Predicted 3D model of a 379-nucleotide RNA (Bacterial RNase P class A) from an Alphaproteobacteria bacterium.
Model confidence (mean pLDDT): 76 of 100.
[in-house]
RNA sequence: UCAGAAAGCCGGAUGGCCGCUGCUGCCCAAGGGUGGGAGAGGAAAGUCCGGGCUCCACGGAAACACGGUGCCGGGUAAUACCCGGGGGGCGCGAGCCUACGGACAGUGCAACAGAGAGUAUACCGCCGAUGGCUGGGCCACACGUGAGCCCAGAUCAGGUAAGGGUGAAAGGGUGCGGUAAGAGCGCACCGCGUGGAUGGUAACAUUACACGGCACGGUAAACCCCGCCGGAAGCAAGCUCAAAUAGGGAUUUCAUAUGGGGCGUUUCCACCUCGAAAUCCGGGUAGAGUGCUGGAGGUGUCCGGUAACGGGCAUCCUAGAGGAAUGGUCAUCGCCGCUUUAUGCGGUACAGAACCCGGCUUACAGGCUUUCUGGCUUU
Numbered sequence: 001u002c003a004g005a006a007a008g009c010c011g012g013a014u015g016g017c018c019g020c021u022g023c024u025g026c027c028c029a030a031g032g033g034u035g036g037g038a039g040a041g042g043a044a045a046g047u048c049c050g051g052g053c054u055c056c057a058c059g060g061a062a063a064c065a066c067g068g069u070g071c072c073g074g075g076u077a078a079u080a081c082c083c084g085g086g087g088g089g090c091g092c093g094a095g096c097c098u099a100c101g102g103a104c105a106g107u108g109c110a111a112c113a114g115a116g117a118g119u120a121u122a123c124c125g126c127c128g129a130u131g132g133c134u135g136g137g138c139c140a141c142a143c144g145u146g147a148g149c150c151c152a153g154a155u156c157a158g159g160u161a162a163g164g165g166u167g168a169a170a171g172g173g174u175g176c177g178g179u180a181a182g183a184g185c186g187c188a189c190c191g192c193g194u195g196g197a198u199g200g201u202a203a204c205a206u207u208a209c210a211c212g213g214c215a216c217g218g219u220a221a222a223c224c225c226c227g228c229c230g231g232a233a234g235c236a237a238g239c240u241c242a243a244a245u246a247g248g249g250a251u252u253u254c255a256u257a258u259g260g261g262g263c264g265u266u267u268c269c270a271c272c273u274c275g276a277a278a279u280c281c282g283g284g285u286a287g288a289g290u291g292c293u294g295g296a297g298g299u300g301u302c303c304g305g306u307a308a309c310g311g312g313c314a315u316c317c318u319a320g321a322g323g324a325a326u327g328g329u330c331a332u333c334g335c336c337g338c339u340u341u342a343u344g345c346g347g348u349a350c351a352g353a354a355c356c357c358g359g360c361u362u363a364c365a366g367g368c369u370u371u372c373u374g375g376c377u378u379u
Stems, first nucleotide, its partner, number of pairs: 001375010012333007020039002023036006041350001045361002048359005053234002056231001066230005071085005086100001087098004101225002106223002108219002123164002125160003130157002133153006139146003172190006191214001192212004196207004238290004248281007259274004297316008334348005
């Protein structure tokens, strides 16, 4: 200096003026005035996990169904998260990715290509030892025939899985032997599997040990099987106060069947009904309050731990709403882009709390810090 990797941080600053939403002091006195102080994020987002809290349900255990989860150890209130480790894959490397139990319980799937896609296959190729066929020779005799023997040819049956070809995938690799040609068919080495031994808490690793020619492919974020976990709903949870209405209760007064009400008046008839008024209790709608923000909290420091994290001490208080507030503007500066290079013009990310907390995921202009890797150059 170029290209990269990991971890972390910031993500406009200052001042003036005008506002908005809570809190609060004072004054006038019921509605204002005037001061003070506070007021979005790293993701407040998606609502995908895990908890707190609340209410409902629930005698215990097991099974089934459904959903989730899946290498090992640790952390945590808990997790599907985090940390450390192992296996596998990728990268020259720093590092990155990884749902990573089971495919001899069963079922299914594999497009296209290809001969064959599963206790597999034979298209080209190779062979044709063996049986058959054709030709020749030997031999035999009844002299043109073949019970036999030998040689050659074609490749009919057949053998083969070395080589070619198809495919994401075709039943270990190299070499020697072997064979008609071949083949773990045999052997050596490598690889693989099982057992043992050793190391490790474990996952797992190593192996100079023994056994097995290698043993029945892939796919389970396909059904499924196995282990483990899971009661449900959510702050519109829930709780308190309480205008109004319905229905309910108590007391008092009135009425009480030749009666009252439904049904304005009078009379008669029919049907239904059994009270009426006041006060109080209770009820609970609108509304108001509470839940509500001081918390598994932030910062600093020390100790334990590789780390996640845990513990001690000090210190700080930092939104709480109606769904709505948290802003606008001016000046100066910062940053980026453009150009006619100046006292110019334009732009300045993603996005916005609503019960709270821990994670994950997704969005994000631009900038900064630390450590590390690979290359080039110079000394």